[in-house]
Molecule: SAM riboswitch aptamer (S box leader)
Organism: Candidatus Villigracilis affinis
C1' cells in the first nucleotide's frame, strides 16, 4: 500500500510534560484552558491472529457520544402535491484484523 475476507448498537482510567484543538473528509452537531491534539509511565478493555488440552500469554488494535448523525440508493410513513437529517433495507465512505502481491 490499489486488492479479498470478516467486524463495527457493547467495553474500557489514573498521574506527569505539553499548551488549542479534535470528532477521517463535507454539512450539522457535539467535546475541549474544570486543559484539545500529541509523547511518556502504569492500568484497563477484548476484535482478529498467532501459541497452548485448556486456562494462559505473546502480535497488533482499542479505552467521550451507535463508525455521533447525516451525505447514494429503494421501500414504508406523513402530504393535494413537492417535500420530510421520519423509519427500515442495502451501498458509499471510513476504522481494525488477518490474507495477498
Nucleotide at each position: 500500500u490499489a486488492c479479498u475476507c470478516a467486524u463495527c448498537c457493547a467495553g474500557a482510567g489514573a498521574g506527569g510534560c505539553u499548551g488549542a484543538g479534535g470528532g477521517a473528509c463535507c454539512g450539522a452537531c457535539c467535546c475541549u484552558u474544570u486543559g484539545a491534539a500529541g509523547c511518556c509511565u502504569c492500568g484497563g478493555c477484548a476484535a482478529c491472529c498467532g501459541u497452548u488440552c485448556a486456562a494462559g500469554c505473546g502480535g497488533u488494535g482499542c479505552c467521550a457520544a451507535c463508525u455521533u448523525c447525516g451525505g447514494c440508493a429503494g421501500a414504508c410513513c406523513g402530504u393535494a402535491a413537492a417535500c420530510g437529517a421520519g423509519u427500515c433495507u442495502g451501498g458509499u465512505a471510513g476504522a481494525u484484523g488477518a490474507g495477498a502481491g